RNA sequence: UUGUUAUCAAGAAAGGUUUAGGGAUUAGACCCAUCGAGACCUUAGCAACCCUUUAGUUUUAUGCUAAAACAUAGAGAAGGUGCUACAUUCUACCACAAUUGUGGAUAGAUAACGA
Numbered sequence: 001u002u003g004u005u006a007u008c009a010a011g012a013a014a015g016g017u018u019u020a021g022g023g024a025u026u027a028g029a030c031c032c033a034u035c036g037a038g039a040c041c042u043u044a045g046c047a048a049c050c051c052u053u054u055a056g057u058u059u060u061a062u063g064c065u066a067a068a069a070c071a072u073a074g075a076g077a078a079g080g081u082g083c084u085a086c087a088u089u090c091u092a093c094c095a096c097a098a099u100u101g102u103g104g105a106u107a108g109a110u111a112a113c114g115a
Base pairs, nucleotide, nucleotide: 001115002114003113004112005111006110007109008108013043014042015041016040017039018038021032022031023030026092027091028090029089044084045083046082048081049080050079051076052075053074054073055072056070057069058068059067060066061065088107093104094103095102096101
């Protein structure tokens, strides 16, 4: 860089530096921002996935123990990423619906595994 799978309406802050835009953009809206957004650094926190652990289920060995797997439930936060305004801010594409809306897809973000 790319592919696959899973999740994304919950949760979670301050300080310092810098300076003008930012919320992925193609478009439209809406919101945030010199009362300093955003970016970087430090500390803290949250718990999405690896991770640690308890219970459970299955399989193997053999004989009540050990190992492996898990599409399960709970706890944890030492480690690897990630995250800490507004639903992934909302809408656009498709189907249903009189409208509001509901479901799905595309895209995006994050993690794990592979190339």
Molecule: SAM riboswitch aptamer (S box leader)